[in-house]
RNA sequence: GGGGUAUAGCUCAGCUGGUAGAGCACUGCCUUUGCACGGCAGGAGUCAGCGGUUCGAAUCCGCUUACCUCCA
Numbered sequence: 001g002g003g004g005u006a007u008a009g010c011u012c013a014g015c016u017g018g019u020a021g022a023g024c025a026c027u028g029c030c031u032u033u034g035c036a037c038g039g040c041a042g043g044a045g046u047c048a049g050c051g052g053u054u055c056g057a058a059u060c061c062g063c064u065u066a067c068c069u070c071c072a
Stems, first nucleotide, its partner, number of pairs: 001070006009024004018055001026042005048064005
């Protein structure tokens, strides 16, 4: 210097821009003598950061940061 990744505590979805989701985990309740399993309900996100385009950006564009990879 080229390419890629960054979204919930963790692992990841999110289609050609239109109100952000799943699984596991966590909390409460039911169930049990108690625990586990199971059922019901719930909490949790400045979509890495800054700026731009747009009526509207996780998504498009630019720059920066961290990590992975390729070339020299």
RNAcentral holds the sequence, with entries from ENA. A computed fold for a 72-nucleotide RNA from cyanobacterium I_35_MF_cl1, annotated as transfer RNA. Rfam family: tRNA.